[in-house]
Context: one part of a larger RNA
């Protein structure tokens, strides 16, 4: 663009993509069938490990250049707060991993080899000529998936003069840029702020204590104080900012 009135939602499902499964034990069946004994299956039913294959972060582990502490060196005169060296080092939540946690069938049609029932041709026998029944990780579904441009161009509901893009304010269903998806005051979309949760691990001042030192000092240490400080999480509140406005369409 198209689909022949236009919008919105949610389907459907012709034709695609997929290997998503693949192996070993173990245990029940059992010391059972079997066989003189020695010995010793199977059909099923249940459960582990390994290999691939998908997905996820509750737990565990890893990283964690948010962050918190210790702590050298050095500069801000000194405290105290800080700066640099990803300094080193102890922790570490979200995220992001795997060493971690799920899932990865059964079933159902047609069937090949084969194996059968009835049965003629050929009074018999015959699985086959009619006819009917089984049978395989192979096929075709059943699982994930793409997917109305499937020109035989699809269904359904609602609305029919609504609409749709741009922009704004974001995103932990999304993301290189586009595009997606939320929200735009009938609003909790970001931000700020209180509240919780979370990490660190007890702030600074101040009091008290202190080994030592003639003495000025005094490393440390307890208390105030699970304290400060930090927050990519949760919740609450319109405080601030989503205002203002373009464009296209409206047979």
């Nucleotide at each position: 663009u198209g689909u022949u009135u236009g919008g919105u939602a949610u389907c459907u499902g012709a034709a695609g993509g997929g290997a998503a499964g693949g192996g070993a034990c173990c245990u029940c069946c059992a010391g059972u069938a079997c066989g003189a004994g020695a010995g010793g299956a199977a059909c099923g039913a249940g459960g582990u490990c390994u290999c691939g294959a998908g997905g996820c972060c509750u737990c565990u582990g890893g990283u964690c250049u948010a962050u918190c502490g210790g702590u050298u060196a050095u500069c801000u005169g000194a405290u105290a707060a800080g700066g640099u060296a990803u300094g080193c080092c102890g922790a570490g939540c979200a995220g992001c991993u795997a060493c971690g946690c799920c899932u990865c069938a059964a079933g159902g049609g047609a069937u090949a080899a084969g194996u059968g029932c009835u049965g003629a041709a050929a009074g018999c026998a015959u699985c086959u000529a009619a006819g009917c029944a089984c049978g395989a990780a192979a096929c075709c579904c059943g699982c994930c998936u793409u997917g109305a441009a499937a020109a035989g161009a699809g269904a359904u509901a609602c609305c029919u003069u609504a609409g749709a893009a741009u922009a704004c304010g974001g995103a932990u269903u999304a993301g290189a840029a586009g595009a997606u998806c939320c929200g735009u005051u009938u609003g909790a979309u970001a931000g700020a702020a209180u509240c919780g949760g979370u990490g660190u691990g007890u702030a600074a001042g101040u009091g008290u204590g202190a080994a030592g030192g003639u003495a000025a000092c005094g490393a440390c240490a307890c208390a105030u104080u699970c304290a400060g400080c930090a927050u990519g999480c949760g919740a609450u509140u319109a405080c601030u900012a989503a205002c203002a406005a373009u464009u296209c369409g409206u047979u």
The prediction has a mean pLDDT of 80. A computed fold for a 251-nucleotide part of an RNA from a marine sediment metagenome, annotated as large-subunit ribosomal RNA, domain VI. The full RNA is in RNAcentral, with records from MGnify.